[in-house]
RNA sequence: GCUGGCGGUAUGCUUAACACAUGCAAGUCGAACGGUCUUUUAGAUAGUGGCGUACGGGUGAGUAACACGUGAGUUAUCAACACUUAGGUGGAGGAUACCAAAUAGAAAUGUUUGUUAAUACUCCAUAAUGCUAAUAAGUUAAAGGUUUACUGCCUAGGUAUGAGCUUGCGUCUGAUUAGUUAGUUGGUAGGGUAAUGGCCUACCAAGACAUUGAUCAGUAACUGGUCUGUGAAGAUGAUCAGUCACACUGGAAUUUAGAAUGGUACAGACUCCUACGGGAGGCAGCAGUGGGGAAUAUUUGGCAAUGAGCGAAAGCUUGACCAAGCAAUACCGCGUGGAGGAUGAAGGUCUUUGGGUUGUAAACUCCUUUUUCAGCUGAGGAAUACUGACAGUAGGCUGAGAAUAAGCAUCGGCUAACUUCGUGCCAGCAGCCGCGGUAAUACGGGGGAUGCAAGCGUUAUCCGGAAUUAUUGGGCGUAAAGCGUUCGUAGGUGGUUUUUUAAGUUCAAUGUUAAAUUUCAAGGCUCAACCUUGUCUUGGCAUUGAAAACUAAAAGACUUUGGUUCAAUAGGGGUAUGGGGAAUUUCCAGUGGAGCGGUGAAAUGCGUUGAUAUUGGAAAGAACACCGGUGGCGAAGGCGCCUUACUAGGUUGUUACUAAAACUGAGGGACGAAAGCUAAGGUAGUAAAUCGGAUUAGAUACCCGAGUAGUCUUAGCCGUAAACUUUGUAUACUAAAUGAUACUUAAGAGUAUUAUUGCAGCUAACGCGAAGUAUACCGCCUGGGGAGUAUGCCUGCAAAGGUAAAACUCAAAGGAUUUGACGGGGGCCCGCACAAGCGGUGGAGCAUGCGGUUUAAUUCGAUGAUACACGAAGAACCUUACCAAGAUUUGGAUGUUUUAGUUUUUUCUGUAAAGAGAAGUUCAUACUUUAACACAGCUGGUGCAUGGCUGUCGUCAGUUCGUGUCGUGAGAUGUUGGGUUAAGUCCUAUAACGAACGCAACCCUUUUCUUUAGUUAUUUUCUAGAGAAACUGCCAGUGUUAAAUUGGAGGAAGGAGGGGAUGAAGUCAAGUCAGCAUGCCGCUUAUGUCUUGGGCUACACGCGUGCUACAAUGGUUGGUACAAUAAGUUGCAAAUUUGUAAAAAUGAGCUAAUCUCAAAAGCCAGCCUUAGUUCAGAUUGUAGUCUGCAACUCGACUACAUGAAGUUGGAAUCGCUAGUAAUCGCCGGUAAGUUAUACGGCGGUGAAUACGUUCUCGGGCCUUGUACACACCGCCCGUCACACCAUGGAAGUCGAGCAAAUUUUAAGUUGUUUUGGCAAUCAGGAUUGGUUUGGUAACUGGGGUGAAGUCGUAACAAGGUAGCC
Repeated sequence: GCUGGCGGUAUGCUUAACACAUGCAAGUCGAACGGUCUUUUAGAUAGUGGCGUACGGGUGAGUAACACGUGAGUUAUCAACACUUAGGUGGAGGAUACCAAAUAGAAAUGUUUGUUAAUACUCCAUAAUGCUAAUAAGUUAAAGGUUUACUGCCUAGGUAUGAGCUUGCGUCUGAUUAGUUAGUUGGUAGGGUAAUGGCCUACCAAGACAUUGAUCAGUAACUGGUCUGUGAAGAUGAUCAGUCACACUGGAAUUUAGAAUGGUACAGACUCCUACGGGAGGCAGCAGUGGGGAAUAUUUGGCAAUGAGCGAAAGCUUGACCAAGCAAUACCGCGUGGAGGAUGAAGGUCUUUGGGUUGUAAACUCCUUUUUCAGCUGAGGAAUACUGACAGUAGGCUGAGAAUAAGCAUCGGCUAACUUCGUGCCAGCAGCCGCGGUAAUACGGGGGAUGCAAGCGUUAUCCGGAAUUAUUGGGCGUAAAGCGUUCGUAGGUGGUUUUUUAAGUUCAAUGUUAAAUUUCAAGGCUCAACCUUGUCUUGGCAUUGAAAACUAAAAGACUUUGGUUCAAUAGGGGUAUGGGGAAUUUCCAGUGGAGCGGUGAAAUGCGUUGAUAUUGGAAAGAACACCGGUGGCGAAGGCGCCUUACUAGGUUGUUACUAAAACUGAGGGACGAAAGCUAAGGUAGUAAAUCGGAUUAGAUACCCGAGUAGUCUUAGCCGUAAACUUUGUAUACUAAAUGAUACUUAAGAGUAUUAUUGCAGCUAACGCGAAGUAUACCGCCUGGGGAGUAUGCCUGCAAAGGUAAAACUCAAAGGAUUUGACGGGGGCCCGCACAAGCGGUGGAGCAUGCGGUUUAAUUCGAUGAUACACGAAGAACCUUACCAAGAUUUGGAUGUUUUAGUUUUUUCUGUAAAGAGAAGUUCAUACUUUAACACAGCUGGUGCAUGGCUGUCGUCAGUUCGUGUCGUGAGAUGUUGGGUUAAGUCCUAUAACGAACGCAACCCUUUUCUUUAGUUAUUUUCUAGAGAAACUGCCAGUGUUAAAUUGGAGGAAGGAGGGGAUGAAGUCAAGUCAGCAUGCCGCUUAUGUCUUGGGCUACACGCGUGCUACAAUGGUUGGUACAAUAAGUUGCAAAUUUGUAAAAAUGAGCUAAUCUCAAAAGCCAGCCUUAGUUCAGAUUGUAGUCUGCAACUCGACUACAUGAAGUUGGAAUCGCUAGUAAUCGCCGGUAAGUUAUACGGCGGUGAAUACGUUCUCGGGCCUUGUACACACCGCCCGUCACACCAUGGAAGUCGAGCAAAUUUUAAGUUGUUUUGGCAAUCAGGAUUGGUUUGGUAACUGGGGUGAAGUCGUAACAAGGUAGCC
């Protein structure tokens, strides 16, 4: 929040210890007393007096403390009532309330005078076994009452019970709180108290507490218990019970046995009354009110029970208590019906439309009555008489009738339960992962299902899971984490052995650890919850006894740990002193003469005032080549020329001595690279900063030329590093093998140190021989960021260092490994990829496609490679989808209903189709027709909803599987290695063995031959079938014996003979909804359909693909030769004639090896002679031909005339390895024609070159790095700008706490005083500064988070200058 039938038993302000109206919550005794009143054998009562009011009830503010818990002590104490023991209870006195009178005040409350009693008060007596003292001595008591039985009183003991005090142990967090304390610690004396005590005072001493955490700050009542947990423990302290504290806040005293919730006095805050003079009050008692809050009940009944107070008693009082009321707040129990019932009804819902499901559920039939309602009856709780609030309640009996009674949450996974519609990153969901962008099991509704059930969900909190603070029970090489190193204090731990003790330890006993609770077992409510009775274990503390292994302690002994001595030995160990040569730079002098220097290339710079180079000389400072080495030394930092002095440590060997003297080490001390700082020197080279020159978009960089601090020395400081072996120190043990250094040994071997490979073991893996197995001690860690930052403190001259958070924010950050992808990483290999060549494109004109622009429209698609002579194998109309205008609406399909007919038979006309007529006309079928309704239709959208097809990597050699093996796993192996190949082709090696899709082969074609058949005028030819042939088969070399390769023979052809078809798993959300199909969406007198005309052919421009050329290897004229593939009756068309020609006329032949279309380059001969030409042919004019309804926009062709650009093409770029390129023509398809220079084929002529794989591009395999995995078109950093959030600093400002100082001072107490009064102390008030802490703040600092902002590109690959500290 939604819902709600009953009963029992519990529980009920967790917040404001906030404020409280009203009522009640403590009275009683007349048998203590005198009065008064009345209904007068009695009762009531204001006052005096006694007892009680210190219990009971509430709350948890304060308190970190002997407050609490537990165990002791009290010879250092007290005690009313109760019980008990012993003794006593004699005498006397003066007041006073009530009352009466007067009187003050608004009230509250008093004041004065007078009278009176007591169990009120006082005195005397008696006293000890009391007390003080310590056999002396002193001192101390009483009360009566009613009437015959009691009770009270006094003194002194004891018991019980209660209380006070002391004490061991236990009892939260913070060290960013480290020092605290002067009555403080102790003593003596005194005071005070019931009692000990610095509790208080005086004097004396200087102590006391504290890293085993004092002091300070924060938080908090404690416990039995309660919740959770297997436990250890963690959290908690409601109800019930024990203790403490408090009573509006703060001090104070009085009474009392005992002290203050419903007492007093004072101060303060607040509320109320008031006549303004003064008074009253205290719900954290029970109800109740306001307020606060998410939130917690009735202003109830009764003293009947249990208990309490008083009383001799009857009895009175009791918001303690017993009951009822309210609340599903919790626990427990019961019910809302049971049995049968299929046509599986209707309705809903889903559906593949068949049905499924709701669902035996309902209806219907029979049965029952817990509950409900009505009537009658009716307890126990009560004891021994009276006495029952609850209550006419619980219960019992009778009757009625299924009657009065089901919801909530969830249904993607975790987690039991699925579908439909709506929505469309919207609305919304969500505990975590996440869901929602048009097919949502996740949103909302419906149906269905699941779970629990008078409840169900949500939220909050605690424990668990979490071994995620790890005692049980974690870690620290790389994930967070070993202090930079060492010395050493406290502490912790500690070798062998003997004896003793008994502190720890173990066992036993006793006491205690309240009850309740918990466990177990019984019993009582119908069961249960609940209640009652009995009972147990472990543990804690104290005391006593026992044991003696271990630890400890005491006393001895030992030598293995450690130390000392002796003899050797290696070493860049340290400090200081002196010396040395090479190099560099500078200076001086000589020679010499133009450059030097520097770089990727340059420039700045130096140089004719003579550089660089070279010779000689001089000076200066710094560093020490070779040896030099995973070689040495040192604790680490670190240490390298030689000599000398001083000095520390190690190792080996061996003699002697000591006798556990050891290990670790919080704090602490010392050392501690580089940079930096202070002072004084020094400065050759180098070089932050800085200045120039380059580079660049920029270049505060990388490169170059200069250059100052610094680097060096001395004396101080700093105290940090990726101070790293990212591995603390010490000790012991645990396979081997191979080096190196030092010592030793006759040898084997040994000791110490340092490396490499590797069993076992460990590890998340990588890996490690310790990072294994153990022990001791120290340090450190607990998600990422914020942050090693803020703040505080300490250190420092400063720079800084040490210590070290939080708010906030994210769901990750991180490690190791795997597979990919990528790299301006590496290796191997291939390809017309480069190179070597030939020819082009890019320049010109034209053709064609695209972009852009234009337009009414210039329809649409394709856009790096993989779009652009692509869809389109052919836009004048049509095509056509576009535009303008016009027309049309069930449309060219199908179905249902419907109107009117025909069909069956038959006659006539007609070749037929069909028409005309007659008979018949009920149904049904088919067809025609009318109308209506469903629908048709769409080149409309989505190729990112799809099928199919296609492109590309790429005809690249790859992609996988089964079983096995390895790995915790992802995965690996196979598929890698060595050879080889065109090939993951084959061979070989091999924890792999096999297999699949690819490769190859099978298919087609071509080349040679044989054969058969066919047509043709004929053939060795041709066409079409069938076969043969080529397989590294043979020889030689190489090779691992292999695979294979090189060369040769034969052969038409030789190592895949040439060409084609054939395209693995996959990639690109590649292309196509406009070929077709298709989901969903959209249009439906229109986005459909039809017609005419236009457009797709536009044209400042840019790009692609081509054609023709620029000429003499040519052009032109004449002559002449040789193909193949194809096609042909709506056709190809010969020959002939006409025309200059395109063509026309006529038309043989051919349905094709028969006929036709039908060759060019070439060859022979002539001309042209290097020119914008006899090159080139664009453009334009005129005249024509052909196709076609129709050539204007917009066709092709012909003739004549015209005769543009163009003289070989910048950067760049394309194709091709042989019958290839280049060049020459021919054919075909595409509706009549055509824009074909395109596309697809065919033949003719016919080259050059390939050293080779460094480079470019693409690809394959292996390997390497990675912070990438949407995979480099990746990832990602910082400033700046904007918004929001929390936080630090901050002039100030507002509080709170604490301790002081000064001042003032109530009541009370103490002292003093003859009474006023005064003094001291002290709550409170005022003032002052201090300290701690919190809020707020102009301004300001960084941090975090945000959508697609700006600038660059620092990091990740060699990240393009390796990165990092």

Source information: A computed fold for a 1365-nucleotide RNA from Lepocinclis fusca, annotated as small-subunit ribosomal RNA. The coordinates come from a structure-prediction model, not an experiment, and the mean pLDDT is 82.